This is a predicted structure of a 358-nucleotide part of an RNA (large-subunit ribosomal RNA, domain IV) from a Methylophilaceae bacterium. The source organism's lineage runs through Bacteria, Pseudomonadota, Betaproteobacteria, Nitrosomonadales and Methylophilaceae. The full RNA is in RNAcentral, with records from ENA.
[in-house]
Context: one part of a larger RNA
RNA sequence: CUAUCAUUAAGGAACUCGGCAAAAUAGCCCCGUAACUUCGGGAGAAGGGGUGCCUGCGAUGUUACCAAGGUUUACUUUGGGAAGCAUCCAGCAGGUUUCAAUAAAUUGGCCCAACCGACUGUUUAACAAAAACACAGGGCUGUGCGAACUCGUAAGAGGAAGUAUACAGUCUGACGCCUGCCCAGUGCCGGAAGGUUAAUAGGAGGGAUCAGCUCGCAAGAGCAAAGUUCUGAAUUGAAGCCCCGGUAAACGGCGGCCGUAACUAUAACGGUCCUAAGGUAGCGAAGUCCCUUGUCAGGUAAGUUCUGACCCGCAUGAAUGGCGUAACGAGUUGGGCGCUGUCUUGAUGAUAGACUCA
Repeated sequence: CUAUCAUUAAGGAACUCGGCAAAAUAGCCCCGUAACUUCGGGAGAAGGGGUGCCUGCGAUGUUACCAAGGUUUACUUUGGGAAGCAUCCAGCAGGUUUCAAUAAAUUGGCCCAACCGACUGUUUAACAAAAACACAGGGCUGUGCGAACUCGUAAGAGGAAGUAUACAGUCUGACGCCUGCCCAGUGCCGGAAGGUUAAUAGGAGGGAUCAGCUCGCAAGAGCAAAGUUCUGAAUUGAAGCCCCGGUAAACGGCGGCCGUAACUAUAACGGUCCUAAGGUAGCGAAGUCCCUUGUCAGGUAAGUUCUGACCCGCAUGAAUGGCGUAACGAGUUGGGCGCUGUCUUGAUGAUAGACUCA
C1' cells in the first nucleotide's frame, strides 16, 4: 500500500449529485399514541417506563382429604381444599452485584410534505425492478353455434364436451366526482334511386388469305364469293367507388384580428374573417413552461431544488381518460429528529496479502 474488521478527543452531514457507506434503533411486558380514513386502518404511529439474582408476601393451577348427590356398592358428578410442586397473569415489597441485567448472539431508526402507480403480484437469466407489464373494475366491437376467432393445403383440432351472466378482439385501469364540443377528413356500419365499372354474353363494322373476274403484249395491277383466321362498336353486366345517412370509451381534431368601462390597467361587451367544431369541468412554470433561477409567500444566516399560490398553458385537458384519494412501494423529490470517521483531520490496533530476508 490492498482487502476485511475494531476503536477514536472536540464537533456532528460542515462530506457528497445524493447521509452513498457506516453508526444508531432493536427482544418481551406495561403505559401511551396525531392528522387523515374506503371506519378495516394509520399503529410496533410517535413518545415514555421496566427487565439479572436473593428473601418474604400474594395470585393461579394441581390434590391427600372433607361435604353433598347419583347409583350397578365401587365407581362417578359437583363444591371446598392443607402440605408440596409448578407458573407468574411478567403481581407487590424489601435486599443485592456490575460501567452495563433482551449484559453474548439473534434482533424495526423515526417523523413531516409532494409526485407517480390504487393494492398483493410480474419483468429486461448476466448493466434497467420502475412511474413499465399485469390486475379486479369500466366501456366499445364481433359472434345464434358446423359461432366468431386461431392453427392447418385438407381432413381435423382448439374455442368447448362451453352457448350471449358465454367466447373472441380492442381500449382504459381499485375507489370517489366526472367524462364537454366536432362526423368536414380517414375508418367502420346501414342504404339503394342515379353515375361509373370486370369477366361474360353480343356481334355492327374492319383487316389478312384467295377460287374467280376485270385491265394489261408481258411483268404486274385492281376487285373479290365461300372457307379459314385476326380484330371488334352499340347493347348486357355484380360488388366496389362516386352518392345518401349514422357512428368519437372509432383514428383523430378542438382558431385569428380589431375595438370597448368616469385615473391607469384590464375587458363582462361589440365588430369582423375563417372552421367540421373552435378546449367545457378540472388541473396548471407540472415527470408537460422555451423565455426561466417567471413573480409572490414559506422554509434556510444564505435555497437553479422543495412546498403553497398566481396564470402570460412556447406546446394541459377529460377511458391516447381528467381531477382527487385512505392503504401500499428495495419507486422519485424536498425537509427534520436521532445517530455517527461521510467530513473538519487525522490517528491507533487486528487478520490475510503484497514487500524484505531465508